[in-house]
RNA sequence: AGAGUAGUCAGGCCAAACCGUGACACGCGUCACGACCGGGGAAUCCACAUCCGGGGUGAAUUCGGCACGCGCCGAUAGGGCGGCCUCGCCGGCCCGAACCCGUCAGCUAACCUCGGAGGCCAGAGAGCGAGGAGGG
Numbered sequence: 001a002g003a004g005u006a007g008u009c010a011g012g013c014c015a016a017a018c019c020g021u022g023a024c025a026c027g028c029g030u031c032a033c034g035a036c037c038g039g040g041g042a043a044u045c046c047a048c049a050u051c052c053g054g055g056g057u058g059a060a061u062u063c064g065g066c067a068c069g070c071g072c073c074g075a076u077a078g079g080g081c082g083g084c085c086u087c088g089c090c091g092g093c094c095c096g097a098a099c100c101c102g103u104c105a106g107c108u109a110a111c112c113u114c115g116g117a118g119g120c121c122a123g124a125g126a127g128c129g130a131g132g133a134g135g136g
Stems, first nucleotide, its partner, number of pairs: 011121004019034006036116006046106001053104001054101004062075005078095004084132006090125001
């Protein structure tokens, strides 16, 4: 000097998973309250059945092939990403899981109740157009 790796600050992405106040702590955080966001249950009315149970969160469903034991491959409904926000255009890159309830739940006002985790990115489309916000 160069390359690579790890951490920190700021910034950003998926997701409801963020914010404010106060106290304690002084290491990050813990607790309480508030606000906001999200899920479940639950009438009338309406809807729907009846077998092989059924159902919930989630974008994550379905089909085909291989294996026949866990699983593997391809496709697919659907979903995410382009850096202030929304819409449109172009181009590409990804995901297409997992878990829970326990014979029980359609919709559903009042009402009741639960959650606010976790995982990632680093010169990368931090591309183009329109409108807006904000700033100078």
A computed fold for a 136-nucleotide RNA from a Bacillota bacterium, annotated as c-di-AMP riboswitch aptamer (ydaO/yuaA leader). Lineage of the source: Bacteria > Bacillati > Bacillota.